[in-house]
Context: one part of a larger RNA
RNA sequence: GGAUAAACGCUGGCGGCGUGCCUUAGGCAUGCAAGUCGAGCGAUCCCGAUAGCAAUAUCGGGAUAGCGGCAGACGGGUGAGUAAUGGUAAGGAAUCUACCUCGAAGUGAAGGACAUCUCGUCGAAAGACGGGGUAAUCCUGCAUAAGCCCUCCGAUUCGGAGGGGAAAGGGCGUAACUGCCCGCUUUGAGAGGAGCCUUACUCCUAUCAGCUUGUUGGUGGGGUAAAAGCCUACCAAGGCUAUGACGGGUAGCUGGUGUGAGAGCAUGUCCAGCCACAAUGGCACUGAGACACGGGCCAUACACCUACGGGUGGCAGCAACCGGGAAUCGUCGGCAAUGGGCGAAAGCCUGACCGCGCGACGCCGCGUGAAGGAUGAAGCCCUUCGGGGUGUAAACUUCUUUUGUUUACCAAUAUUGGUAUUCGAAUAAGCGCCUACUAACUACGUGCCAGCAGUCGCGGUAAUACGUAGGGCGCAAGCGUUAUCC
Repeated sequence: GGAUAAACGCUGGCGGCGUGCCUUAGGCAUGCAAGUCGAGCGAUCCCGAUAGCAAUAUCGGGAUAGCGGCAGACGGGUGAGUAAUGGUAAGGAAUCUACCUCGAAGUGAAGGACAUCUCGUCGAAAGACGGGGUAAUCCUGCAUAAGCCCUCCGAUUCGGAGGGGAAAGGGCGUAACUGCCCGCUUUGAGAGGAGCCUUACUCCUAUCAGCUUGUUGGUGGGGUAAAAGCCUACCAAGGCUAUGACGGGUAGCUGGUGUGAGAGCAUGUCCAGCCACAAUGGCACUGAGACACGGGCCAUACACCUACGGGUGGCAGCAACCGGGAAUCGUCGGCAAUGGGCGAAAGCCUGACCGCGCGACGCCGCGUGAAGGAUGAAGCCCUUCGGGGUGUAAACUUCUUUUGUUUACCAAUAUUGGUAUUCGAAUAAGCGCCUACUAACUACGUGCCAGCAGUCGCGGUAAUACGUAGGGCGCAAGCGUUAUCC
């Protein structure tokens, strides 16, 4: 000198774009943050129409708890752990893949249960249990199999034989079928996604020198979507290590960012990619995908409710609160845009997101007036008392209106906005420094006191170094200080 997720002191007019718990991965009142589909299903309720005296039936529309489907594995947060089960780069083979795209072949015929409902029981509640009974794109067989899987035979691709395994309906339309659309099943390919393996690189420490028994390899078995000590029984005795094993400390990694001529050094906030975590520890279930932040079970700590028998909870989502701290914002608006989930669609949901708000926290832009105006007012300061400085600065004259004040009209997807008009130089300047480094000097006060100070050092009676004033220098809505990096 540059930089910062900064803080502190003094000061503070406006706008744009960014950015804002670095500390206790401490605790959290309240609200919201993941639903959707009635064109899968039965049921209940409401409204309307038609028929009917009525009960009711049919049709149409709407609402919903439940069954069922898809989505809750994305999106959002945090960086505790992790020095390698991670990341980055380059490769690999023994794999899976819902939704989406393209191709091929099908979608036949039966049966069954459980919610909702109803009856009853227990409980303070949370909720639970039993009987009856019901629909389906729920569940289970049967049939069929081009292609698919397994075995065998021949074999160059391939051919043959045997065995095995599927499915679900809904809507539109029609007098009815044919038909069209959305689905369902099997299979091939693609795209995107995911799992696994290898190599190289990836902080400090030797005041850590030896480490290892599923350890290293093999065989049999198991297991996975898949290779593998991944697991297990047996056998062998291996494997790693001064090119730093093992241990200890620290740390999420990267694209990048800061600085620097570069090499490098430092760093990883916002944004993007990967990883890990979801009160702490463990476990599996469902599923194409989880060992699952707003799903489940167990244990632990904590908190809350309780009729003392027992229950409930998890903000490292968005706001908010308490605490901690030098320090970090609103319990805001909207789904108008972009994106996501569901749906045939209309649409619903979306604290993702888009906006607004708060903070000079940063960067950038603008303003605080412009032109004229004296051998130069007053005041203040200095003075050799002659004068000099502040200083064209002010006053005064003319002008302009960014910003600001007033009012009206117009447009738009929620909000934002656009145009015109009115008033008035009006509403708007500070901060640090002035011995040298380092741009900028005098007077008074003080008297090794009070104080200053980044370093050297100033101050003990004429202090350009302390305090005040005048003047000056620098930067400017900021200026200084502190901290950290180059």
Molecule: small-subunit ribosomal RNA, 5' domain
Organism: Candidatus Gottesmanbacteria bacterium RIFCSPLOWO2_01_FULL_42_22